The prediction has a mean pLDDT of 87. Predicted 3D model of a 94-nucleotide RNA (SAM riboswitch aptamer (S box leader)). The model forms 93% of the base pairs in the Rfam consensus.
RNA sequence: ACCUUAUCAAGAGCGGUGGAGGGAACGGCCCUGUGAAGCCCGGCAACCUGCGUGAGCGUGGUGCCAAAUCCGGCGGUGAGACGAAAGAUGAGGC
Numbered sequence: 001a002c003c004u005u006a007u008c009a010a011g012a013g014c015g016g017u018g019g020a021g022g023g024a025a026c027g028g029c030c031c032u033g034u035g036a037a038g039c040c041c042g043g044c045a046a047c048c049u050g051c052g053u054g055a056g057c058g059u060g061g062u063g064c065c066a067a068a069u070c071c072g073g074c075g076g077u078g079a080g081a082c083g084a085a086a087g088a089u090g091a092g093g094c
Base pairs, nucleotide, nucleotide: 002093003092004091005090006089007088008087013041015040016039017038021031022030023029026072027071028070042065043064044063047061048060050057051056069086074083075082
């Protein structure tokens, strides 16, 4: 990288540092010097792991901490709901 599979409407700082960007890409629409990303600390969650007979806990490994995966693009409908695709994350495979 690719394949399989589960989940994606809940949850998470008025901290330090840093200085202009960020929300995957595209089209929108937003967030941001009342301070973006990144890093540190903090936190959420419970996929794997560990402990537990179990409910569960939250030890270790990931992950995550604006907005539904921010919305849309294909199908569907009067419009929707919903589904698909794409994407993200975990676990397994190769």